[in-house]
Molecule: Glycine riboswitch aptamer
Organism: Actinacidiphila rubida
């Protein structure tokens, strides 16, 4: 330094609205079902919106990722005999900051941390 295994690991909406893709439901047509039964499967049309999905709105969180940056350091310029001083550019860290991304019941995710055996330099 790179994955892997085990363990610990936070915050914030079960918000509101639209659609009707899945799910559910009704009707109909093929096929399977030894059968105009049940059931299964597929196609067509309708309904519904609890859940999932998707879009919009408002609010919020920061710990995948990403953004920003003080001193210091480097370069150039101004000033000076020189030092000091000033300006511009670059570099410059985090659990800071922003909230683009991500997230907002639980679960999951998860920066980071502890332990273990390995790979690479």
């Nucleotide at each position: 330094u790179c994955a892997c295994u085990c363990u610990g690991g936070a915050a914030a909406g079960c918000a509101g609205g639209g659609c009707a893709c899945g799910c559910c439901u009704c009707g109909g047509g093929a096929g399977c079902g030894a059968c105009g039964c049940a059931g299964c499967c597929u196609c067509c049309g309708g309904g519904a919106c609890a859940c999932g999905g998707u879009c919009c709105u408002c609010a919020c969180c920061g710990a995948c990722g990403g953004u920003g940056a003080a001193a210091g350091c480097c370069g150039c310029c101004c000033c000076u005999c020189a030092c000091c001083g000033g300006g511009c550019g670059g570099u410059g860290a985090a659990g800071c900051u922003c909230u683009c991304a991500g997230g907002u019941c639980c679960g999951a995710u998860g920066a980071c941390a502890g332990a273990g055996g390995g790979g690479g330099a």